This is a predicted structure of a 279-nucleotide part of an RNA (large-subunit ribosomal RNA, domain VI) from a Thermoguttaceae bacterium.
The sequence was found in a public genome assembly.
Model confidence (mean pLDDT): 82 of 100.

[in-house]
Context: one part of a larger RNA
RNA sequence: CGUUCGAAAUUUGAGGAGGUAUCUCUUUAGUACGAAAGGACUUAGAGGUACGCGGCUCUGGCGUUCCAGUUGUCAAGCCUUUGGCACGGCUGGGUAACUAACCGCGGAUCGGAUAAACGCUGAAAGCAUAUAAGCGUGAAGUCAUCUCCGAGAUUAGAUUUCGUGAACGCAAGUUGAAAGUCCCCGUCGAGACUAGGCGGUUGAUAGGCCGGAUGUGUAAGCGCAGUAAUGCGUUAAGCUAACCGGUACUAACGGACGAACGUUUGAUCGCGUCGAUCG
Numbered sequence: 001c002g003u004u005c006g007a008a009a010u011u012u013g014a015g016g017a018g019g020u021a022u023c024u025c026u027u028u029a030g031u032a033c034g035a036a037a038g039g040a041c042u043u044a045g046a047g048g049u050a051c052g053c054g055g056c057u058c059u060g061g062c063g064u065u066c067c068a069g070u071u072g073u074c075a076a077g078c079c080u081u082u083g084g085c086a087c088g089g090c091u092g093g094g095u096a097a098c099u100a101a102c103c104g105c106g107g108a109u110c111g112g113a114u115a116a117a118c119g120c121u122g123a124a125a126g127c128a129u130a131u132a133a134g135c136g137u138g139a140a141g142u143c144a145u146c147u148c149c150g151a152g153a154u155u156a157g158a159u160u161u162c163g164u165g166a167a168c169g170c171a172a173g174u175u176g177a178a179a180g181u182c183c184c185c186g187u188c189g190a191g192a193c194u195a196g197g198c199g200g201u202u203g204a205u206a207g208g209c210c211g212g213a214u215g216u217g218u219a220a221g222c223g224c225a226g227u228a229a230u231g232c233g234u235u236a237a238g239c240u241a242a243c244c245g246g247u248a249c250u251a252a253c254g255g256a257c258g259a260a261c262g263u264u265u266g267a268u269c270g271c272g273u274c275g276a277u278c279g
Stems, first nucleotide, its partner, number of pairs: 001152001005163007015149004021049006033038001051106005059100003066093005071086006111143002117137004166175003180257004184200005205251003208247005215239002221234005266278005
């Protein structure tokens, strides 16, 4: 831009893409078969491998914005306590998010038409013959069944809901204006940018704050014991990111776009393929 008024949502499915894996064990059964050695078809059941999809409850990884321990050195006048630097100085743990080695699920089933192959009936050709007419069985293949995309499928589909024709003007047109949309703003488990989701004071969208969870592991100060290092008590303390719940304290300020030249009915005129005007 189109889809012949403008929007929002839900869909149909022409067409396209993907998937279809495989192994082992138990059972049938040491059966059929075979002289023996050996050793099934089939049936039912179980567990894996790889691959795919989804997820973070569990097990872990990471977690340079969390906690603790600790070495050297410098600084805050000193003690204590803190801070800087040294690969995050090193070491031990670790929330959220992300993640795999972790967790869940999947390839099922039933059909249609067939290939090779195997048949029924059956002539030509009194027989025979699966074939000439006719009718069947039959594969991981094929068409569906399963998953995804999909109306620019220009044959542009369907359904539901929402919103119109006001004012001025002879007219052309101008102004106003709806549903809604966009810019903008606060942002996100969304994201390269775009796009997408949520929110914008009639508000919990982000930050802050409050409470909780989680993690770390018992802070500082003071007291007691000890010559001291240190230990004990106050104290399962103190601190605590991204998590959960709440709370307008801070920031979500502002601005634009956006619809009937259509349809139906009637009349008049030009004139008969049709066009114009009016109500």